[in-house]
RNA sequence: AAUGCGAAAAGGCAAACUCAGGGUAACCUGGGGGCGCAAAGCAGUGCAUCCCGAGUUUAGGGAAAGGCAGGCUACCGAA
Numbered sequence: 001a002a003u004g005c006g007a008a009a010a011g012g013c014a015a016a017c018u019c020a021g022g023g024u025a026a027c028c029u030g031g032g033g034g035c036g037c038a039a040a041g042c043a044g045u046g047c048a049u050c051c052c053g054a055g056u057u058u059a060g061g062g063a064a065a066g067g068c069a070g071g072c073u074a075c076c077g078a079a
Base pairs, nucleotide, nucleotide: 005077006076012037013036017032018031019030020029021028022027035066041072042071045069046068047067049063050062051061052060
């Protein structure tokens, strides 16, 4: 130094719920809030999930991803 790993420290993110706004809806944005998270950073590849619409099972559009696996990047440095 790198990889693995995750004590400490400095920080970071932000569930449910709620207020305002947007959307047919899922849900999203901002404020409050704080369940939790060592990738709960990024992207959205596969599977799963949700909505719209069609119709009996074949295709399409959208959403989320803090469900599982995988991809890319990354702070600190004890055992």
Model confidence (mean pLDDT): 87 of 100. c-di-GMP-I riboswitch aptamer from Bacteroides sp., 79 nucleotides, folded computationally.